[in-house]
Context: one part of a larger RNA
RNA sequence: GGAUGAACGCUGGCGGCGUGCCUAACACAUGCAAGUCGAACGGAGUUAUCGAUGAAACUUAGUGAUUUGGUAACUUAGUGGCGGACGGGUGAGUAACGCGUGGGGAACCUGCCUCAUAGAGGGGGAUAACAGGAAGAAAUUCCUGCUAAUACCGCAUAAGCGCACAGUACCGCAUGGUAGAGUGUGAAAAGAAAUAUCGCUAUGAGAUGGACCCGCGUCUGAUUAACUGGUUGGCGAGGUAACGGGUCACCAAGGUAACGAUCAGUAACCGGACUGAGAGGUUGAACGGCCACAUUGGGACUGAGACACGGCCCAAACUCCUACGGGAGGCAGCAGUGGGGGAUAUUGCACAAUGGGGGGAACCCUGAUGCAGCGACGCCGCGUGAGUGAAGAAGUAUUUCGGUAUGUAAAGCUCUUUUAGCAGGGAAGAAAGUGACGGUACCUGCAGAAAAAGCCCCGGCUAACUACGUGCCAGCAGCCGCGGUAAUACGUAGGGGGCAAGCGUUAUCC
Numbered sequence: 001g002g003a004u005g006a007a008c009g010c011u012g013g014c015g016g017c018g019u020g021c022c023u024a025a026c027a028c029a030u031g032c033a034a035g036u037c038g039a040a041c042g043g044a045g046u047u048a049u050c051g052a053u054g055a056a057a058c059u060u061a062g063u064g065a066u067u068u069g070g071u072a073a074c075u076u077a078g079u080g081g082c083g084g085a086c087g088g089g090u091g092a093g094u095a096a097c098g099c100g101u102g103g104g105g106a107a108c109c110u111g112c113c114u115c116a117u118a119g120a121g122g123g124g125g126a127u128a129a130c131a132g133g134a135a136g137a138a139a140u141u142c143c144u145g146c147u148a149a150u151a152c153c154g155c156a157u158a159a160g161c162g163c164a165c166a167g168u169a170c171c172g173c174a175u176g177g178u179a180g181a182g183u184g185u186g187a188a189a190a191g192a193a194a195u196a197u198c199g200c201u202a203u204g205a206g207a208u209g210g211a212c213c214c215g216c217g218u219c220u221g222a223u224u225a226a227c228u229g230g231u232u233g234g235c236g237a238g239g240u241a242a243c244g245g246g247u248c249a250c251c252a253a254g255g256u257a258a259c260g261a262u263c264a265g266u267a268a269c270c271g272g273a274c275u276g277a278g279a280g281g282u283u284g285a286a287c288g289g290c291c292a293c294a295u296u297g298g299g300a301c302u303g304a305g306a307c308a309c310g311g312c313c314c315a316a317a318c319u320c321c322u323a324c325g326g327g328a329g330g331c332a333g334c335a336g337u338g339g340g341g342g343a344u345a346u347u348g349c350a351c352a353a354u355g356g357g358g359g360g361a362a363c364c365c366u367g368a369u370g371c372a373g374c375g376a377c378g379c380c381g382c383g384u385g386a387g388u389g390a391a392g393a394a395g396u397a398u399u400u401c402g403g404u405a406u407g408u409a410a411a412g413c414u415c416u417u418u419u420a421g422c423a424g425g426g427a428a429g430a431a432a433g434u435g436a437c438g439g440u441a442c443c444u445g446c447a448g449a450a451a452a453a454g455c456c457c458c459g460g461c462u463a464a465c466u467a468c469g470u471g472c473c474a475g476c477a478g479c480c481g482c483g484g485u486a487a488u489a490c491g492u493a494g495g496g497g498g499c500a501a502g503c504g505u506u507a508u509c510c
Base pairs, nucleotide, nucleotide: 001510002509003508004507006506007505008504009503010502013382014381015380016379017378018377019375020374021340026338027337028336030335031334032333035082036081037080040079041078043076044075045074046073047072048071049070050069051068052067057063058062089293090292091291098218099217100216101215102214103213104212108210109209113206114205115204116203117202118201119200121155123153124152130145131144132143133142134141135140161186162185163184164183165182168179169178170177171176191198192197219265220264221263226256227255228254231253232252233251234250236248237247269289270288271287272283273282274281275280295316296315297314298313299312318329319328320327321326346372348371349370350369354368355366356365357364358363385415386414387413388412395406396405397404398403419451421446422445423444424443425442429437454499455498456497457496458495459480460479461478465494466493467492468491469490475482476481
């Protein structure tokens, strides 16, 4: 000098774009953050309408309580489907194939989507809801009975697919791979709407996403020198989507390490960011990629996908409810609270846009996101007026008392109106409709220099000097140092220098 997610002191006009718990992965009141589909299903309810029924009363013309059936529209607890594995947060753990980079598969999976081919025949038994009953303070649970499905289960069929057997051709990189034919054997399906259409089953291909393996790279310490028993390898088995001591039985005795194993400490990693002429050094906030985690520890279930932040089970700590028998909870989602701290924001608006989930759609949901609010926290832009004006006014400071400085500075005169203010108009963002932002941006008009300047420094480094006070005191200080009676170094004043809505200080990096 540059830089910062900064903080502190003094000061503070406006706008745009960014950015804002770096500390306690501390504890959390409250609200919201993941639902949706009635075009899968049986019910229930509301309304309308059309029939049937026909009490009481009035009256002979119908009004019409009640009960019941159909149709239509709407709502929906439950069964069922898809989605809750995305999106959002955090950086605790991890020195590791975690990440980065480059490869591998003759060792893999992939819902929704696209393409192609072939299909969907015929049956069955349940169960929630519901009704009745029971237990409990509650959470909730149990018994009996009824019922539906795109829920569940057999049977049939099998172009193709899986498995087993034997075998042909071609190929290779050892295990082997690909393709045709044969025999035996196994496994499918679901309907809804009624014009489209949307679904279902099987197989193959693609796309997308993921899992696995390997080379190289990836902090400090030797005042850590030895480490290792499923350990290293083999055979077999079971397991997995898949290879594999990943697991198990048996056999062998191996494997790592001075090119730093093991142990200890620290740390998520990267694209990047800062600095620097570069080499390098430091760093990993925001944005993007990847990983890990979801009070702590463990476990599986469901599923195409999880060992699952707002799912389940167990244990632990903590908090809450309780009728003491037992239950409920998890903000490292968005706001917000307490606490910690030098320090970090609103319990805001909207789904209008972009994107996501569900749905045929209308639409619903979306604290993702878009916006607004707060903070000079940062960067950038603008303003706080311009011209003229010498009697060099007054005041102030100083003085050798003549003057000198402040100083064209002010006043005065002549102008302008950015921004702010007031008034009027008023968008784009939206493709038919639909705009939170927002009466915002922007445009026009009006008034009036009007509402808008501070901070640090002035001994040298280092741009900028005098007076007074103080008297090794009070104090200053980044280094050298200054102050003990004329201090350009302390304090105040005048003047000056620098930067400017900021200026200094502190901390950290180069």